[in-house]
Molecule: transfer RNA
Organism: Planctomycetota bacterium
RNA sequence: GCCCGAGUAGCUCAGUGGUAGAGCAACGCUUUCGUAAAGCGUAGGUCGUCGGUCCGAAUCCGACCUUGGGCU
Numbered sequence: 001g002c003c004c005g006a007g008u009a010g011c012u013c014a015g016u017g018g019u020a021g022a023g024c025a026a027c028g029c030u031u032u033c034g035u036a037a038a039g040c041g042u043a044g045g046u047c048g049u050c051g052g053u054c055c056g057a058a059u060c061c062g063a064c065c066u067u068g069g070g071c072u
Base pairs, nucleotide, nucleotide: 001071002070003069004068005067006066007065010024011023012022013021018055026042027041028040029039030038048064049063050062051061052060
């Protein structure tokens, strides 16, 4: 220098054009003499950045950034 993958909640990930979700973690409540476990609930997101397409973009297109891998 070229090619491919990944970037979404604190962590691990789903979501392939029409309301952003799950598990774990956090917090509250129930239960217990108490803790753990269990059950119920709450909160937590400018979807890496900037533009473009579209009535509508996490999703499609372009550039860039970070990161992993491959080729020379």